This is a predicted structure of a 72-nucleotide RNA (transfer RNA) from a Deltaproteobacteria bacterium.
The sequence is in RNAcentral, with records from ENA.
The coordinates come from a structure-prediction model, not an experiment, and the mean pLDDT is 84.
It matches the Rfam family "tRNA". It is annotated as a transfer RNA. Rfam links the family to the GO term triplet codon-amino acid adaptor activity.
[in-house]
RNA sequence: GGGCGAUUAACUCAGUGGGAGAGUGCCAUCCUCACACGGUGGAAGUCGACAGUUCGAAUCUGUCAUCGCCCA
Numbered sequence: 001g002g003g004c005g006a007u008u009a010a011c012u013c014a015g016u017g018g019g020a021g022a023g024u025g026c027c028a029u030c031c032u033c034a035c036a037c038g039g040u041g042g043a044a045g046u047c048g049a050c051a052g053u054u055c056g057a058a059u060c061u062g063u064c065a066u067c068g069c070c071c072a
Base pairs, nucleotide, nucleotide: 001071002070003069004068005067006066007065010024011023012022013021018055026042027041028040029039030038048064049063050062051061052060
């Protein structure tokens, strides 16, 4: 220098055009002498950034950023 992939909650990830979700973790509460386990409820997101397409974008397109892999 070229090619490919990834970026969504604190962490690991799903979500291929119209409702942003799960598990773990966290908080409260029930249970227990107490802790753990378990039950119930709750909080936590500018969907990496900027532009474009569209009635409508996490999702499609372009550029950039970061990380990883391959080629040279």